RNA sequence: GUGUUCUUUCGGGGAUUUUGUGUAAGUCAAAAUCGGUGGUAAUACUCCACGAGUCCAAAAAACACGAUAAGGUGGAAAUCCUUAAGCGACCGUACAGUCGGGAUGAAAGGAAGAAUGU
Numbered sequence: 001g002u003g004u005u006c007u008u009u010c011g012g013g014g015a016u017u018u019u020g021u022g023u024a025a026g027u028c029a030a031a032a033u034c035g036g037u038g039g040u041a042a043u044a045c046u047c048c049a050c051g052a053g054u055c056c057a058a059a060a061a062a063c064a065c066g067a068u069a070a071g072g073u074g075g076a077a078a079u080c081c082u083u084a085a086g087c088g089a090c091c092g093u094a095c096a097g098u099c100g101g102g103a104u105g106a107a108a109g110g111a112a113g114a115a116u117g118u
Base pairs, nucleotide, nucleotide: 001118002117003116004115005114006113007112008111009110010109017031018030019029020028032098033097034088035087036050037049038048039047045086046085053063054062068084069083070082071081072080090101091100092099
């Protein structure tokens, strides 16, 4: 330096806002606002993959699961800059990324430490 096993710990943000309609809406319309994890020649909500859901005693498998263009810089960027756009599980409720709930949960994974091998 590195493999394996184990332990501990960490591990999701955003409307009780303004205007309008309505019996009723942080759910509709117009504004506002947010962006998990690993990877990628260079930093990603939109690239590639993964996680949260369903199913199951449990796991695997299976099913479900969103969205980006143009221009510029550069050796290298669909990740930076400029402009314009788009998306967001399930259950509840006047139709929800933002409210309440499953969830003081789980997980992708991150960081320490221990044992052991090389």
Molecule: FMN riboswitch aptamer (RFN element)
Organism: Candidatus Microgenomates bacterium